[in-house]
RNA sequence: GACCCCGUAGUCUAACGGUUAGGACACGGGCCUUUCAAGCCCGGAAUGCGGGUUCGAUUCCCGUCGGGGUCA
Numbered sequence: 001g002a003c004c005c006c007g008u009a010g011u012c013u014a015a016c017g018g019u020u021a022g023g024a025c026a027c028g029g030g031c032c033u034u035u036c037a038a039g040c041c042c043g044g045a046a047u048g049c050g051g052g053u054u055c056g057a058u059u060c061c062c063g064u065c066g067g068g069g070u071c072a
Stems, first nucleotide, its partner, number of pairs: 001071007010025004018055001027043005048064005
């Protein structure tokens, strides 16, 4: 330098172009308990960034940034 893959919450991970963006762990509150743990209930929190296409984009396209890989 060329090409390929990946980027969603503190962490891990889902999501046929129409989802309230789901789940687990963690975190906060409550119930239970003499207390703690466990268990049960509730809650906050996310689409790397900038454009484009579309009535509608996490999803498709372009650029860019970061990570990984192959080749030179």